A computed fold for a 347-nucleotide part of an RNA from Mesorhizobium mediterraneum, annotated as small-subunit ribosomal RNA, central domain. Rfam family: Bacterial small subunit ribosomal RNA.
[in-house]
Context: one part of a larger RNA
């Protein structure tokens, strides 16, 4: 290298956007790099291989051939692929006309809830548990009724419902902004796809600077439980969770399923706009989402137009368990560590 894989047995980067490459629609010319054919030079010699002869055989050793699959150089071909030219529209954008929606960012504003304050009532308990205690309470709790204060989360609506490239988004108004999807074809003409290096985004914890702190809570204390109980279970509680700039770069970052594109029965929901066609709710096409099934596939389980099927391009990993995702070394970070990645050794 050539091969075999990657849903669950080792294997898809968390997601994206992009550079270099790699690959890339359709006509029509041209060209002759790649390719194909032919012809000539080379391709030392020995070696392999045939063929034959010499050593008594055989290793060896000699003739002869073949070949040396390479390189150069001519001449030709012209289907593909590459280069040049020149057109097209169905791939990909644009433009108009409509549309859905927790997409994002800043601001603002609103109702119940929990708690603390403050005032009334009213009087002996509350609260908790399997049972208790720690706890809180005549210095007047719980309850329960007005007032006020602060923070943080937004019941119903909600829905294998929507929307984002993952990570996520959800009360109500506004401002500004990103994508999408459906008509319409009016315009540009392959601008296309992926992407190794690169950026950039990126839950939750956690780190630094201020600010905040209402509820819940890692450490923690103390009650019980138990042979013990550094737990489950109660009673409090600090970091943190919430904000504002900065860092961190990880997850069962999961559809364990990489993107793109083309083709391969159907049925049955939901969701979004539009057309005809027709009846007053179906019918057919487009773009999500879900259920079950053909064919095929798969080791089974299952997947199955949202493929795990049948092709094609392009990246990424995998190659017995352990020892290890670890050490050393290199990057990166303030730490905390991340990321790149072995080996002895041993089964």
């Nucleotide at each position: 290298c050539u091969g075999g894989g990657c849903g669950u047995a080792a294997a898809g980067c968390g997601c994206a956007c992009g550079u270099a490459g790699g690959c890339g629609g359709a006509u029509a010319u041209u060209u002759a790099a790649g390719u194909c054919a032919g012809g000539g030079g080379u391709g030392a010699a020995a070696u392999c291989c045939c063929g034959g002869g010499g050593c008594u055989c055989a290793a060896c050793c000699c003739c002869g051939g073949a070949a040396c699959u390479g390189c150069c150089u001519u001449u030709g071909a012209u289907a593909c692929u590459g280069g040049g030219u020149a057109u097209c529209u169905c791939g990909a954008g644009u433009c108009c006309g409509a549309g859905a929606g927790a997409g994002g960012u800043g601001a603002g504003u609103g109702g119940a809830a929990u708690u603390c304050c403050g005032a009334g009532u009213g009087u002996a308990g509350a609260g908790g548990u399997g049972a208790a205690a720690u706890u809180c309470g005549u210095a007047g709790a719980u309850a329960u009724u007005c007032g006020g204060a602060g923070g943080a989360a937004c019941a119903c609506c909600a829905g294998u419902g929507g929307c984002g490239a993952a990570g996520g988004c959800g009360g109500c108004u506004c401002a500004c902004u990103g994508g999408c999807u459906c008509g319409g074809u009016a315009c540009u003409g392959a601008c296309g796809c992926u992407g190794a290096g690169g950026u950039g985004c990126g839950a939750a914890a956690g780190c630094g600077u201020g600010g905040g702190g209402a509820g819940c809570a890692a450490a923690c204390a103390g009650g019980a439980u138990u042979a013990g109980a550094u737990a489950c279970c109660c009673u409090g509680g600090u970091a943190g969770u919430g904000c504002a700039c900065g860092c961190c770069g990880u997850a069962a970052a999961c559809g364990a399923u990489g993107g793109a594109a083309g083709c391969u029965a159907g049925c049955c929901g939901u969701u979004g706009g539009c057309a005809a066609g027709u009846u007053u709710a179906c019918u057919u096409g487009c773009g999500g989402u879900g259920g079950c099934g053909c064919a095929g596939c798969u080791a089974a389980c299952g997947c199955a137009u949202u493929a795990a099927g049948c092709u094609u391009c392009c990246c990424g990993c995998c190659u017995g368990g352990g020892g290890a995702g670890u050490a050393c070394g290199g990057u990166c970070g303030c730490a905390a560590g991340a990321u790149u990645a072995a080996a002895a050794c041993u089964c």